[in-house]
Predicted 3D model of a 75-nucleotide RNA (c-di-GMP-I riboswitch aptamer) from a Mollicutes bacterium. Of the family's consensus pairs, 94% are formed in the model.
RNA sequence: CUCAAAAAACGCCAAAACCGGAGCGAUCCGGUGACGGAAAACUAUAGGGUCUCUUCGAGAUAGCCAGCUGCUUGA
Numbered sequence: 001c002u003c004a005a006a007a008a009a010c011g012c013c014a015a016a017a018c019c020g021g022a023g024c025g026a027u028c029c030g031g032u033g034a035c036g037g038a039a040a041a042c043u044a045u046a047g048g049g050u051c052u053c054u055u056c057g058a059g060a061u062a063g064c065c066a067g068c069u070g071c072u073u074g075a
Stems, first nucleotide, its partner, number of pairs: 002075004012037002017032006035063001042067002047065002049061005
């Protein structure tokens, strides 16, 4: 540097649901929680898809595909 993987070690994140809050809404924030994840880190109409609305414009979703970066181990 490239490829593969989560078996080991140290760990990391946190689905649904519930409670409180924000928003017209999709959805988001905090707490509890843990379905899962080798990037569940980051990137949003300046990749695609999907969703919402005060609809021809604006917003949401990265745990949909994608882009990009990194740790451990093995080859």
The prediction has a mean pLDDT of 81.
Lineage of the source: Bacteria > Bacillati > Mycoplasmatota > Mollicutes.